[in-house]
Context: one part of a larger RNA
RNA sequence: GCCAGGGAGUGUAUGGUAGUGGCGAGCCGAAAGGCGCAGCGAAAGCGAGAGCUCGCAGAUCCGAGGAGCAUGGUAUGAAAAUGCCAAAGUCACUAUUAUACGACCCGAAGCCGCUGCGAACUACUCGUGACCAGGGCGAAGCUAGGCUAACGCCUGGUGGAGGCCCGCUACCUGUCAUGGCAUGUCCUGUUGGGUGAGUUACGAGUAGCGGCGAUAUACCAUUCGAGCGCGGCAAUAGCGGGUCCCCUCUGAAGUAUCUUUAGGAUAGCUCCGGCAGAGCUUGCAUGCGCGGUAGAGCUACCGAAUAGUGGGUAAGGAGUCGAAAGGCUCCACCCAUUUAUCAAACUCCGAAUGCGCAUGCUGCGUAGAAGCCGGGAGUCGGCCACGUUGGGUAAGCUAGCGCGGCGAGACUGCAAAGAUAGUGACUAAGGUUAAGGUCCCCAAAUCCUAGUUAAGUGUAACAAAGGCUAGAAGCUCCACAGACAGCUGGGAGGUAGGCUCAGAAGCGGCCACCCUUUAAAAAACGCGUUAUAGCGUACCAGUCAAGGAACAUCUGGCCGAAAAUAUACGGGGCUAAACUAGGUACCGAUACCCUAGAGUCGAAAGACUGGUAAGAGGGCGUGCUGUACGGCAAGAAGUGCGUCCGAAAGGACACAUGGACCGUACCGCAGUGAAAAUCCUGGU
Numbered sequence: 001g002c003c004a005g006g007g008a009g010u011g012u013a014u015g016g017u018a019g020u021g022g023c024g025a026g027c028c029g030a031a032a033g034g035c036g037c038a039g040c041g042a043a044a045g046c047g048a049g050a051g052c053u054c055g056c057a058g059a060u061c062c063g064a065g066g067a068g069c070a071u072g073g074u075a076u077g078a079a080a081a082u083g084c085c086a087a088a089g090u091c092a093c094u095a096u097u098a099u100a101c102g103a104c105c106c107g108a109a110g111c112c113g114c115u116g117c118g119a120a121c122u123a124c125u126c127g128u129g130a131c132c133a134g135g136g137c138g139a140a141g142c143u144a145g146g147c148u149a150a151c152g153c154c155u156g157g158u159g160g161a162g163g164c165c166c167g168c169u170a171c172c173u174g175u176c177a178u179g180g181c182a183u184g185u186c187c188u189g190u191u192g193g194g195u196g197a198g199u200u201a202c203g204a205g206u207a208g209c210g211g212c213g214a215u216a217u218a219c220c221a222u223u224c225g226a227g228c229g230c231g232g233c234a235a236u237a238g239c240g241g242g243u244c245c246c247c248u249c250u251g252a253a254g255u256a257u258c259u260u261u262a263g264g265a266u267a268g269c270u271c272c273g274g275c276a277g278a279g280c281u282u283g284c285a286u287g288c289g290c291g292g293u294a295g296a297g298c299u300a301c302c303g304a305a306u307a308g309u310g311g312g313u314a315a316g317g318a319g320u321c322g323a324a325a326g327g328c329u330c331c332a333c334c335c336a337u338u339u340a341u342c343a344a345a346c347u348c349c350g351a352a353u354g355c356g357c358a359u360g361c362u363g364c365g366u367a368g369a370a371g372c373c374g375g376g377a378g379u380c381g382g383c384c385a386c387g388u389u390g391g392g393u394a395a396g397c398u399a400g401c402g403c404g405g406c407g408a409g410a411c412u413g414c415a416a417a418g419a420u421a422g423u424g425a426c427u428a429a430g431g432u433u434a435a436g437g438u439c440c441c442c443a444a445a446u447c448c449u450a451g452u453u454a455a456g457u458g459u460a461a462c463a464a465a466g467g468c469u470a471g472a473a474g475c476u477c478c479a480c481a482g483a484c485a486g487c488u489g490g491g492a493g494g495u496a497g498g499c500u501c502a503g504a505a506g507c508g509g510c511c512a513c514c515c516u517u518u519a520a521a522a523a524a525c526g527c528g529u530u531a532u533a534g535c536g537u538a539c540c541a542g543u544c545a546a547g548g549a550a551c552a553u554c555u556g557g558c559c560g561a562a563a564a565u566a567u568a569c570g571g572g573g574c575u576a577a578a579c580u581a582g583g584u585a586c587c588g589a590u591a592c593c594c595u596a597g598a599g600u601c602g603a604a605a606g607a608c609u610g611g612u613a614a615g616a617g618g619g620c621g622u623g624c625u626g627u628a629c630g631g632c633a634a635g636a637a638g639u640g641c642g643u644c645c646g647a648a649a650g651g652a653c654a655c656a657u658g659g660a661c662c663g664u665a666c667c668g669c670a671g672u673g674a675a676a677a678u679c680c681u682g683g684u
Stems, first nucleotide, its partner, number of pairs: 001684006011101013026035003039046002051069004058062001071086006104242004111232003115229003123206009132196001134166003137162001141158007171193002176189002179187002181184001208224001210220002217226001245619006255267005268379002270376006279364002283361008295349001296347002303342002307338007316331006382406003386402006411422003426597003430593003436587003439572003445584001447583006458574002466559007474551001476549003486543005492516003497511004522537001525536003598609004620673001622670003626666006638657003642653004
């Protein structure tokens, strides 16, 4: 892992609500007594109905319940008036829910104990023992000789000290290794200690709010920031996991407030039941109101802010003249005027949408809407697109608002898909369309008309500044008295204009920019020279012969263009099967139409039937009790395989196996349904 069996909303007590039944101003209980039959008031205390009208169901009058008014009790009040109240309960059963208990099941780490067990591991200590190849150095002490006045010194020997030295022991330890494997506090090799604070055996001691500790919070039996076993104990867990058959009806929320911040409570949204009896209306139109956003504007305020012109002030700053007094100019400031702009916290203005009310329409409603009352929930992490407002360089980022979706929504398209486009799926058959498509994969046009593109641009997702290039229509010009481009020729003289300068001659710079001859020719547009020279240009003529030039606009294409193994329209491929504009067919969904069927509501006609959390309703199946009726050795249950029936849970039958019990109908009672919980036990 698989298979079998087990495995989670239960019981009691006390309340609420609903249903059913008994009796009923009483009910229950053996009784005591409990609930009810009267309320109001803090209390003292006082102390209550069947009168009128409207009117639902039903209906001919009428009209239970209901509504309103009047009346009454009581409290407050001077009063007016206001609050509460004015004849249905009680007992049992069933369902559901609340509270208390383990309270749907499983799960801590932990805390505690007049509860124990542990020092066989290990820490330290005590007692009795054991062990440490070999070699070296050579302390004290002792001794011989020599020296000395003496103390003593020197030399030689002896001696054998030491947390001494070397070292293949034993033994201890655990430095290093890209070593080894079946990955261990392992092994192997290697390193360190190896007469000592040494190693080690056995016996004994210290116990958990404790011991022991050359301190590592280490060790105290694979357990240690407080051992283990048992008990309190089903600790607690706002957290995690799990929670078992079917169908039908309805169907959410991730928001507000408080507590809080992984949770609750109340409200909102939801389900179910009841009361009541006629309106409701989110959508459209019109009318009357509300508003200060988008936009716009500012010489209408306020704040920001460009460039001038004119006038003014003279207390500020700068300059200048003057001996000083003081004068003048500019800046600054003020006023007027012209001019270039801005604002979420500016507004002289000002939409669309929006909001409120009214009327009409539409839609819904006696199959009971709107409203009200009661009971049961779930929800309090949301997310995405579009529009919009903030933060951020930006984000599949972040904080809001509005609206639609996903969540809880299947189906078709977008290659694939949560949210996008189409469209809301009861079942079955047929047809028509939507989005999107129609060369092949792949259903349907190799369809029609007119253009564009030559880049595989494109056919999905749009990359910029800038550069290159093609085309279109528009407008203004030129043009057979010859345009545009090319080619040929001319492009002159005063003059090297004046000044400056070493030089300045069209072409360093400054000033001026005339005149003449002309078909035309600049006081010179560019290159060039030290300065000249030289070469072009403007401009003119000739040649050639029919269209050409500028401007702004629009539409294509190319470059700009970088990501990690090979490409990157879904693919093949395509010059249309690309792009633009238009057209006609066809394909294409659970949409729409139609036929049949099922269910819900309803008298029918008819409408409706996606669904998570959740609520409500109806069923299937298991074990056992009761009553009734049956089956079975001519073969019960169980098991295997097959056939049939039912919308499903499920139910029959046949054959085989098996060898003794089993079923049906109707109530009732529950240890009543398994795929999950790293579920439990067993098997494999």

Predicted 3D model of a 684-nucleotide part of an RNA (large-subunit ribosomal RNA, domain II) from a Candidatus Martarchaeota archaeon. Rfam family: Bacterial large subunit ribosomal RNA. Gene Ontology terms of the family: ribosome and structural constituent of ribosome.